[in-house]
Molecule: transfer RNA
Organism: Vulcanimicrobiota bacterium
RNA sequence: GGGACGAUGGUGGAAUCGGUAGACACAGCAGACUUAAAAUUUGCCGCUCGUGAGAGCAUCCGAGUUCGAGUCUCGGUCGUCCCA
Repeated sequence: GGGACGAUGGUGGAAUCGGUAGACACAGCAGACUUAAAAUUUGCCGCUCGUGAGAGCAUCCGAGUUCGAGUCUCGGUCGUCCCA
């Protein structure tokens, strides 16, 4: 220098042909149980704003196509591997 693959909450990791983003698990928080804890069990669990109902934003970054993009197209960053 050329090429292939990858990047999604705190972590691992899903998401069919482009149609509710974050299933499921772990971690965390709160309750029950316990003298207390562990284990078990129930609920919650991306971010911001809001007393609240709710609203806005969010899939590495930036653009494009589309009614609609994690997914398709273009450019970039980073990582792994291959070729030279």